[in-house]
RNA sequence: GUUUAUCUUCAGGGCGGAGUGCAAUUCUCCACCGGUGGUUAAAGUCCACGAGCUUCGGCUGAACGGGUGUGAUUCCCGUACCGACGGUAUAGUCCGGAUGUAAGAAGAUACGG
Numbered sequence: 001g002u003u004u005a006u007c008u009u010c011a012g013g014g015c016g017g018a019g020u021g022c023a024a025u026u027c028u029c030c031a032c033c034g035g036u037g038g039u040u041a042a043a044g045u046c047c048a049c050g051a052g053c054u055u056c057g058g059c060u061g062a063a064c065g066g067g068u069g070u071g072a073u074u075c076c077c078g079u080a081c082c083g084a085c086g087g088u089a090u091a092g093u094c095c096g097g098a099u100g101u102a103a104g105a106a107g108a109u110a111c112g113g
Base pairs, nucleotide, nucleotide: 004110005109006108007107008106009105010104016030017029018028019027031093032092033083034082035049036048037047038046044081045080052059053058063079064078065077066076067075085096086095087094
């Protein structure tokens, strides 16, 4: 340094202000947030995965224009858009399943070369 096995740890952020109302962190206006791996270069909106749902077959959201550059649908500028289930005045941001699960990340030990 590499391979295999076992184990350990970690592994999701965000409602602040105003308005209406008996009641809203749920509506309206403004605000705020972005899991994992990949992709010539950094991605919520490209490709895949996880989570979630399921009749176990599968299903599952959303981006365009311009600029720089060898190279960016990833950076910069502009304007948009999306966000499970149950509860509750209609929830991406509150409470709950969840002291859960997990893509994966890091590390330890052992064996072999």
A computed fold for a 113-nucleotide RNA, annotated as FMN riboswitch aptamer (RFN element). The sequence was found by an Rfam model in a public genome assembly.